[in-house]
Molecule: SAM riboswitch aptamer (S box leader)
RNA sequence: CUCUUAUUCAGAGUGGUGGAGGUACAAAGGACCUACGAAGCCACGGCAACCCCCCGUAAAGAGGAAGGUGCCAACCUGAGCGAGUCAUGCUAGAAGUAUAGUUCGAACAAUAAGAG
Numbered sequence: 001c002u003c004u005u006a007u008u009c010a011g012a013g014u015g016g017u018g019g020a021g022g023u024a025c026a027a028a029g030g031a032c033c034u035a036c037g038a039a040g041c042c043a044c045g046g047c048a049a050c051c052c053c054c055c056g057u058a059a060a061g062a063g064g065a066a067g068g069u070g071c072c073a074a075c076c077u078g079a080g081c082g083a084g085u086c087a088u089g090c091u092a093g094a095a096g097u098a099u100a101g102u103u104c105g106a107a108c109a110a111u112a113a114g115a116g
Base pairs, nucleotide, nucleotide: 001116002115003114004113005112006111007110008109013044014043015042016041017040021033022032023031028077029076030075045072046071047070050068051067052064053063055061081105082104083103084102085101087099088098089097090096
């Protein structure tokens, strides 16, 4: 870096350094955090429980936190893509198709585990 699977709910900060940005992400729009100090880095602390430890099961499940990661200021709408549905137009009608509405999904991104 690529692929697969799972999750994206909740939770948890102080100090030092630094000195203006930040809130994952696509048109666009808005909102928010931040000089009462952003990003980054360091120390200590904490949260969580993916790996892990332990008890246990048919499957489950209970508990733990030494270690490997992760995380601890601040997010919504939403274009586009695919599928369903519905309305209207086109069509002699059906099928089909266009547009608008609506629902779902994928994609994209992050983290973990595994594989290459």